Two RNAs folded together computationally: RNase P RNA and transfer RNA, 489 nucleotides in total.

């Protein structure tokens, strides 16, 4: 000077008080009322609510298939996860190590702005090259060679240019010029072999190269999920109006009542859900077998009420040790019982002292300046005062993550 | 305590992952008028912080941070 990992979250005493659970004493018929005095009393994150489970309601049984939403290398732990461990692989770092939404772009489809010749069935701006035509320049006695502007017909994809990206890379042959047009090498695909559970790694073959990028765009392929949440939900107890509209479920038929008509059928109207069939619900949807319940469900407007009890804390516990494993983990044995409700207890003061930080001193020791006295510029160290304790507060419980945190201790390791 | 939504100038509001983020209202400064108002011209002010996909981010993904609605009973 740094990487990693673990741990702690100020410590003793005193006075007063607060929530809980128990114990004893007095009053009091009793409900209750009071005295005393014992035990326990906030965290690593109690928090953000981002997953994952218990628990409880929805009456909630099985099967299929769509849809939605999540997960994504592999192996393993796990009640369970998108956690965690250990390995591949890819990327940074001299290293110790850190990071990775890490499946599939050859199943389809869309996008790829500006620039650019093209941004994907290919294509040609500058350029190279090779033929013709016109006009020049040189050489030549000529025949002819050499070269040069333009134009037109090819050829090419090596070079420049553009872009985040450009239809393998970059060397040697080759060739008019180039091209995988041929060869080596690398990259890349498809088979074999080996070693590995696998992910992949190794090595040899074959192919001249087909397939540019996104999937935290749509998709496809594996897995996984029924919702809803302690204000859940169960007794009890009080109050209001079990009050009114408007809609889905086809609200159908039939039956029962009544009303129409003098009265009977029949017909018409209302009305009955505690009457039957159809039916319809059963909390994304559609089939099926099965069960269940008869009206359900939503929404608006009224209107009450601010009560107690359970759930609620012995539970994937917690601490110590043993084994088994590389590890996350598991197993076995001991010991222990450890906050808890109501808008909500866990506080407040004094003393001593431990850190941090500040201020002075003085004295010593490094170190820096100075030739030297010496200077007091840094670090340690000593003596005195001064200031002082980071984030943060359980609310049904438990497992992870992410976030926030003065500091201070110990381990590897570069 | 749970659960849902949202966040773009001073204030309302739009937006296919691509150019300098519309559009109204205001603000300021001009022009008209004797002066104000109306109307005309011109100009300022923005994607809640931060990280990551991606060439590229208001958008899409994740974590934070603020603001917001709803929960009893008759039922």
């Nucleotide at each position: 000077a740094g990487a990693c990992g673990g741990u702690u979250g100020g410590a003793c005493g005193g006075c007063c008080g607060c929530u809980g659970c128990g114990g004893u004493g007095g009053c009091g018929a009793g409900a209750g009322c009071u005295g005393c005095g014992g035990c326990a009393g906030a965290g690593g994150a109690a928090a953000g609510u981002c997953c994952g489970g218990g628990c409880u309601c929805c009456a909630c049984g099985g099967g299929a298939a769509u849809a939605c939403g999540g997960u994504g290398c592999c192996g393993g732990c796990u009640a369970a996860c998108g956690g965690c461990c250990g390995g591949c692989g890819g990327g940074g770092g001299c290293g110790a190590c850190c990071c990775c939404a890490g499946g599939g772009a050859u199943a389809g489809u869309g996008c790829c702005a500006c620039a650019g010749a093209a941004a994907a069935c290919a294509a040609a701006c500058c350029g190279c090259c090779c033929g013709c035509a016109c006009c020049g320049g040189c050489c030549a006695a000529a025949a002819g060679g050499c070269u040069g502007c333009u134009g037109c017909g090819g050829g090419c994809a090596a070079g420049g240019g553009u872009g985040a990206a450009a239809c393998g890379g970059g060397g040697c042959g080759g060739c008019a010029a180039g091209a995988g047009c041929g060869c080596a090498c690398c990259g890349c695909g498809c088979g074999c072999c080996u070693g590995g559970c696998a992910a992949c790694a190794g090595g040899g073959g074959c192919g001249g190269c087909a397939g540019g990028g996104u999937a935290a765009a749509c998709c496809c392929c594996a897995c996984c999920g029924g919702g809803a949440g302690c204000a859940a939900g169960a007794c009890c107890g009080a109050a209001u109006a079990g009050g009114g509209g408007c809609g889905g479920c086809c609200g159908g038929c039939g039956g029962c009542g009544g009303a129409c008509c003098a009265a009977a059928a029949a017909g018409u109207c209302c009305g009955u859900g505690a009457c039957g069939c159809a039916g319809g619900g059963g909390c994304a949807u559609u089939c099926c077998c099965g069960c269940c319940c008869c009206g359900u469900c939503g929404c608006c407007c009224g209107g009450g009420u601010u009560g107690g009890u359970c759930g609620c804390g012995c539970g994937a516990g917690a601490c110590g040790c043993g084994c088994a494993g590389c590890a996350a983990u598991g197993c076995g044995c001991g010991u222990c019982c450890c906050a808890g409700a109501g808008g909500a207890a866990u506080g407040g003061c004094c003393g001593u002292c431990c850190a941090c930080c500040c201020c002075g001193c003085c004295c010593a020791a490094a170190a820096c300046c100075g030739c030297a006295a010496g200077g007091c510029u840094u670090u340690u160290g000593g003596c005195g005062g001064g200031c002082g304790g980071a984030c943060a507060g359980a609310a049904c419980c438990c497992g992870g993550c992410u976030u926030a945190c003065a500091g201070g201790c110990c381990g590897u390791c570069u | 305590g749970c659960g849902g939504g949202a966040u773009u100038g001073g204030c309302c509001g739009a937006a296919u992952g691509g150019c300098u983020u519309a559009g109204g209202c205001g603000c300021u400064g001009g022009a008209c008028u004797g002066u104000g108002a109306a109307u005309c011209c011109a100009g300022c002010c923005a994607c809640g912080a931060g990280a990551g996909u991606u060439c590229g981010a208001u958008u899409c993904u994740c974590u934070c941070a603020u603001c917001u609605c709803g929960c009893c009973c008759c039922a």

The prediction has a mean pLDDT of 76. It holds a member of the Rfam family "Bacterial RNase P class A".